[in-house]
RNA sequence: ACAGUUUAUGGCCAAACCUGUUGUGAAGCAGGGACGGAAAGCCAUGGGUCUUUGGUUGCAAAGAUCGCCAGGUUGCUUCU
Numbered sequence: 001a002c003a004g005u006u007u008a009u010g011g012c013c014a015a016a017c018c019u020g021u022u023g024u025g026a027a028g029c030a031g032g033g034a035c036g037g038a039a040a041g042c043c044a045u046g047g048g049u050c051u052u053u054g055g056u057u058g059c060a061a062a063g064a065u066c067g068c069c070a071g072g073u074u075g076c077u078u079c080u
Base pairs, nucleotide, nucleotide: 003080004079012037013036017032018031019030020029021028022027035067041073042072043071045070046069047068048065049064050063051062052061053060054059
């Protein structure tokens, strides 16, 4: 440095829900709280799902979601 592994140690993150707050909305943020996670760190790049607007069927534009899938990228620990 790369790959595998999760046996161990120290730890990390935080679903639903509740409170406050922002937003037309999906949803976001903060506090509480733990369903779970070995990247549940980051990125909206390709899909999926959701929201808003327009519209003449088809569809289009803008946005949300990384804890939906894939991809990219970065990181920690034991052992080999």